[in-house]
Context: one part of a larger RNA
């Protein structure tokens, strides 16, 4: 001197942009943070309203609506969001490999969706149980389930060709196994019929099954990665082999057997701290510090353990033991996990609002219309940083008048103020207009597809309606100088001095060092130096 996710005193006018639990990975009330699809599927209300009958108590139909709430099914909950605990390790950075792999959805393409079957949730009916939830009969769908049929460049095996880093790759014949789901618009050219319909056709979403891209991950390796030798010796699946089993896949990942190895001063084991890493702060650079926002990886999700499901989890807002806390019980038994957004307690020097919206951007169903989205966009609060802007300009000496000082002649305050002229800007008032999103859906032309002019679909064009922020930036008008300045410091370092008061007291100090009766150094006036909506302390870093 620069920096900070900072904190303290003091002081405080606006805007923009950015940031805000570093402690206690300590507890958590509450609300909301993941769900859509009725073009997969079977069911399926009430309230209100209308009419009708009435014995005036209602009761029938109709609408509400095949919609609400459940329920099978499918896709998504592995994305998004948060944290930094653990990890010194292939966890990360970097560069390779994978001939040792997988890849839903999405993109190309081949080539297929055939004929069948048995159940079961919702319901109804019974029982248990404070509840949570559960037992047993019975009924039924389907893109759920299950069996057949066919299917090749798949898959399993045998033989040959070919290439080869000799491990194996392609490749060709035979041979073995393995699928599929249907739903929705539209039409009458064909087939049926009941002459306007489907089982037809034909679009358009899906469905299997293969090649191939894409993304995204698995595993392996070289090199790199901070402290302690006051940690020197460490290790039995140990280190290698061979069978085999497990996985998508190599592998002591497992297992049986063999062999006796491995790693270690170039630091093995052990201990103790740490998430790394682009970056970031500083510094001429070299290098040092540092990993908060933000971007990528990792690793967690009350603590320990384990599988299920799934294309991917050993899975924050699932499951199933165990624990240790909390709640609720009819004591038998339950239910619970904010290190999602907010908020609350406790701890600290110290860190926010239970706010608006899905309009934008972007995810998740959906054929769309939509809905869902505390992601994200906005708004609030905190001078917490950096950046802008303002606190007015100009003239104005008899240099007013206070204030201080004082050699009493005067000098300083000080052009500062008064006064006088201007301006109207930041921003407050007042009143008026008012931006950005933006495209799809919807019309029209055209093209593809088809028997079709239908339906769907491409591409060009046209027009409407859609704003949280927010009546907000912004403009443009009125009035008016109007409401707006502190804070350290003045002994040298280092800019800026006088008087009073104190007397080694009080009391100051970053380092020398001030103070014991004239203290430029304490304390206060008054005066002057810096900076400025800050200013100074403390505290880390370089």
């Nucleotide at each position: 001197g620069a920096a900070c996710a900072a904190a303290c005193g003091c002081u405080g006018g606006c805007g923009g942009c950015g940031u805000g639990c570093c402690u206690a990975a300590c507890a958590c009330a509450u609300g909301c943070a993941a769900g859509u699809c009725g073009u997969a599927c079977g069911a399926g209300a009430a309230a209100g309203u209308c009419g009708g009958c009435u014995u005036c108590g209602g009761c029938c139909g109709a609408u509400g609506a095949g919609u609400a709430c459940a329920g099978u099914g499918g896709c998504g909950c592995a994305c998004g969001g948060g944290u930094g605990a653990g990890u010194a390790a292939c966890g990360c950075g970097u560069g390779g490999g994978u001939a040792a792999u997988c890849u839903a959805c999405c993109c190309c393409u081949c080539g297929g969706u055939c004929a069948g079957g048995a159940a079961u949730a919702a319901c109804c009916c019974g029982c248990c149980g404070a509840a949570a939830g559960g037992c047993g009969g019975g009924c039924u769908a389907a893109u759920a389930c299950c069996c057949g049929a066919u299917a090749a460049c798949a898959c399993u095996g045998a033989c040959g060709c070919u290439c080869u880093g000799c491990g194996g790759a392609g490749u060709g014949u035979c041979u073995u196994u393995c699928a599929a789901a249907g739903a929705a618009g539209g039409c009458c050219u064909c087939u049926g019929u009941u002459u306007a319909c489907a089982a037809g056709c034909u679009u358009u979403c899906g469905c299997c099954g293969g090649a191939g891209g894409a993304u995204g991950a698995g595993c392996c390796c070289g090199c790199g990665u901070a402290c302690c030798a006051u940690u020197a010796g460490u290790u039995a699946g140990u280190u290698g082999g061979c069978a085999g089993g497990g996985u998508a896949a190599u592998g002591g990942c497992c297992u049986a057997c063999c062999a006796a190895g491995a790693c270690a001063a170039a630091g093995a084991u052990g201990g103790g701290u740490a998430u790394c890493c682009g970056g970031c702060c500083u510094g001429a650079g070299a290098g040092g510090g540092u990993g908060u926002a933000c971007g990528g990886a990792c690793a967690c999700a009350c603590u320990g353990g384990a599988a299920c499901u799934g294309a991917a989890a050993c899975a924050c807002g699932g499951u199933c033991c165990a624990g240790a806390c909390u709640c609720c019980u009819a004591c038998g038994g339950g239910a619970g996990g904010c290190a999602g957004c907010a908020g609350u307690g406790g701890g600290g020097a110290a860190u926010a609002u239970u706010g608006c919206a899905c309009a934008a951007u972007g995810g998740g169903c959906g054929c769309a219309a939509g809905c869902c989205u505390g992601a994200u966009g906005c708004a609030g609060c905190g001078a917490c940083g950096c950046c802008g802007c303002g606190u007015g300009g100009a003239g104005g000496a008899u240099g007013a008048a206070u204030g201080u000082c004082u050699u009493c002649g005067g000098a300083u305050u000080g052009u500062a103020a008064a006064c006088u002229c201007c301006u109207g800007u930041u921003a407050a008032g007042u009143g008026g207009g008012a931006a950005g999103a933006a495209a799809g859906a919807c019309c029209a032309g055209u093209g593809u597809c088809u028997a079709a002019u239908a339906c769907a679909u491409g591409c060009u064009g046209g027009g409407g309606a859609u704003g949280a922020c927010g009546g907000u930036a912004c403009c443009a008008c009125u009035a008016g100088a109007g409401a707006a300045a502190g804070c350290a410091c003045c002994g040298g370092c280092a800019a800026a001095c006088u008087u009073c008061g104190u007397g080694c007291c009080a009391g100051c100090a970053g380092c020398c060092g001030c103070g014991g009766u004239a203290a430029u150094a304490c304390g206060a006036a008054g005066g002057g130096u810096g900076c400025u909506a800050g200013c100074g302390u403390u505290g880390u870093u370089c």